RNA sequence: CCACCGAAAGGGUAAAGCCCGUGAAAGCGGGCGGCACAAAGCCACCUGUCCUGCCUGGUCGCAUCGACAUGAGGGAUAGAGGGGCUGUCGAA
Numbered sequence: 001c002c003a004c005c006g007a008a009a010g011g012g013u014a015a016a017g018c019c020c021g022u023g024a025a026a027g028c029g030g031g032c033g034g035c036a037c038a039a040a041g042c043c044a045c046c047u048g049u050c051c052u053g054c055c056u057g058g059u060c061g062c063a064u065c066g067a068c069a070u071g072a073g074g075g076a077u078a079g080a081g082g083g084g085c086u087g088u089c090g091a092a
Base pairs, nucleotide, nucleotide: 005090006089012037013036017032018031019030020029021028022027035079041085042084043083045082046081047080048077049076050075051074052073055071058068059067060066061065
């Protein structure tokens, strides 16, 4: 110095919930809050999951509209898993 590992120390992040804002929605941002996390720092490449106003066509109905399901495209999720990049400390 690097890897494995995760005692201690210094710290860090911030679940659910509530309030405000934003979005069609999933969700996201801020404040309070604290479930938990050794990468719960960053990245949508792969898988999974979630949303879908606009597009395609299907079923049903009280029928020029409404409801439901599916598909494409798009969006979201990094605290779902894998992968990539970066990083504090140093006991056994």
This is a predicted structure of a 92-nucleotide RNA (c-di-GMP-I riboswitch aptamer) from a Nitrospirota bacterium. Its mean pLDDT, the model's own confidence on a scale to 100, is 87. The sequence was found by an Rfam model in a public genome assembly. Of the family's consensus pairs, 94% are formed in the model.